The prediction has a mean pLDDT of 87.
The part of an RNA shown here (small-subunit ribosomal RNA, central domain) has 347 nucleotides and comes from an Alphaproteobacteria bacterium.

[in-house]
Context: one part of a larger RNA
RNA sequence: CUGGGCGUAAAGGGUGUGUAGGCGGAUAAGUUAGUCAGGAGUGAAAUCCCGGGGCUCAACCUCGGAACUGCUUUUGAAACGGCUUGUCUUGAGUAUGACAGGGGAUGAUGGAAUACCCAGUGUAGAGGUGAAAUUCGUAGAUAUUGGGUAGAACACCGGAGGCGAAGGCGGUCAUCUGGGUCAUUACUGACGCUGAGACACGAAAGCGUGGGGAUCAAACAGGAUUAGAUACCCUGGUAGUCCACGCCGUAAACGAUGAAUGCUAGGGGUCGGGAUGUCAAGUCUCGGUCCCGCCGCUAACGCAUUAAGCAUUCCGCCUGGGGAGUACGGUCGCAAGAUUAAAACUC
Numbered sequence: 001c002u003g004g005g006c007g008u009a010a011a012g013g014g015u016g017u018g019u020a021g022g023c024g025g026a027u028a029a030g031u032u033a034g035u036c037a038g039g040a041g042u043g044a045a046a047u048c049c050c051g052g053g054g055c056u057c058a059a060c061c062u063c064g065g066a067a068c069u070g071c072u073u074u075u076g077a078a079a080c081g082g083c084u085u086g087u088c089u090u091g092a093g094u095a096u097g098a099c100a101g102g103g104g105a106u107g108a109u110g111g112a113a114u115a116c117c118c119a120g121u122g123u124a125g126a127g128g129u130g131a132a133a134u135u136c137g138u139a140g141a142u143a144u145u146g147g148g149u150a151g152a153a154c155a156c157c158g159g160a161g162g163c164g165a166a167g168g169c170g171g172u173c174a175u176c177u178g179g180g181u182c183a184u185u186a187c188u189g190a191c192g193c194u195g196a197g198a199c200a201c202g203a204a205a206g207c208g209u210g211g212g213g214a215u216c217a218a219a220c221a222g223g224a225u226u227a228g229a230u231a232c233c234c235u236g237g238u239a240g241u242c243c244a245c246g247c248c249g250u251a252a253a254c255g256a257u258g259a260a261u262g263c264u265a266g267g268g269g270u271c272g273g274g275a276u277g278u279c280a281a282g283u284c285u286c287g288g289u290c291c292c293g294c295c296g297c298u299a300a301c302g303c304a305u306u307a308a309g310c311a312u313u314c315c316g317c318c319u320g321g322g323g324a325g326u327a328c329g330g331u332c333g334c335a336a337g338a339u340u341a342a343a344a345c346u347c
Stems, first nucleotide, its partner, number of pairs: 003319004007301002012315001014201004021194003025088008034080001035077008049065006091191001092188003095184005103177007110154001114150008125136002162169002206247006216240001220236004258314006266292011296303002320347003329340004
C1' cells in the first nucleotide's frame, strides 16, 4: 500500500454551521471530452513467452510467431456521463392554521431553609462521635418567640416524562427570541446529502479585572484513630463555589455506537398532535421516547424499524505491548497547559 475493521478487543472527531471536493430523484430533446465497438498508423532491436534449429546436453546462440496490455488518428454507438434547453413532483423548502415544551437571553418578584445581628423568655449545659476530644457557653450559650440583614439554591408537582446540535436546561411573572411536531396539500421545482480546511458553541476545574461572599469547602490548623495516619471520622477554615466582562477548549464531552437515505415480523408502556367513533371504550395515523421479542447479525455479551440487520453516499479514525499522547519543532494560550506528533531502545 492493499485488505480487514471501529458498542465492550486498537479505532466515531465533544457538538454544530458550512467552503472546496465527493456523491445525487423522475422525464424529453440536442451534444459526444470521458466510455464502448470496428479500422488504420505507430509501439526500434534485444529481453520475456510459444514452436523449431545449432554447439554431444545445458547454459548459450539462432529462425519464425505471438506479445508489447500503450499512444495517435478515423468511422460509428448513445445506455452511463458532461453541458445546454425544457418538463414533472415523490426528495428539499415556503405559505396557512393549530399545538407541546426545565430551548435561549434580559428584567422583576416569592416562600421555605441556612448563617449572622438586635430584643424578649429562660438556665447549665450545648455540639459532635463507634467512643471521645478539639470547639461554643454564667461576658448567659443550646432551646424558644419577635424583628432585621445577606447570599445562594429552588422541596412537593417530578415521571424508564419534556426541550436542546452537543455541553446542558427545573420557584413564579413579563418582554425579546431560536428550533420542533401535526393538519390542509396551496406554492417553488432537485433548490439535495456529506463535508478536508475554516468558523461558532462547548460541563467542571483553572486564569485575568472588578464586584459579592450565606452555604459548602481543595489548601491549611487543631482534635481523634493508628505501629505510623501528611487519610478515612470530628471542630474550624482560605481560595473557590455566585455575578459582569474577557480567556482556557478539555472530560468515562458515553448510547464508550459519525451523518444522511431506503428496505426488513410483531407485542406492550409513555409524551405531543390528527382522523374516526352512539364522540365512551376503542380503532386508525404521523412524530418522539422506553421495555420485550422474531428474521438477520455478533467471538460472546448482546443489538434487533431509535439496528450492532440488508444496502448506498460522504467524512473521521485504527494497524502488537511499553517507550508515549511523551521528546523536538510548529500553532494557540497571561499562565496552567492544549493541539499536531515521532524515534532510539525494549518485550